[in-house]
Molecule: c-di-GMP-I-GGC riboswitch aptamer
Organism: Aeoliella straminimaris
RNA sequence: ACCGAUAAUGGCAAACCUGCCGCGAGGCAGGGACGCAAAGCCGUGGAUCUCCGCCUAGGAGACAGCCAGGUUGCCGGAC
Numbered sequence: 001a002c003c004g005a006u007a008a009u010g011g012c013a014a015a016c017c018u019g020c021c022g023c024g025a026g027g028c029a030g031g032g033a034c035g036c037a038a039a040g041c042c043g044u045g046g047a048u049c050u051c052c053g054c055c056u057a058g059g060a061g062a063c064a065g066c067c068a069g070g071u072u073g074c075c076g077g078a079c
Base pairs, nucleotide, nucleotide: 002077003076004075011036012035016031017030018029019028020027021026034065040071041070042069044068045067046066048062049061050060051059052058
């Protein structure tokens, strides 16, 4: 570097509910588990979404559990 089982140790936590924050997309905390081998981290490219704008040009954001990319890493398998 490759692979991820019917193994082990642990981890994360969708929808939904409650509270708080945000104009909003959404975020944080608690509950909760659909799933996840990077569902750890980074908005770099694209997609999507929100707000502003003369809805034009564009600007400011959200999303890492949409796809790439970067970076770090547990256990095991087979070389």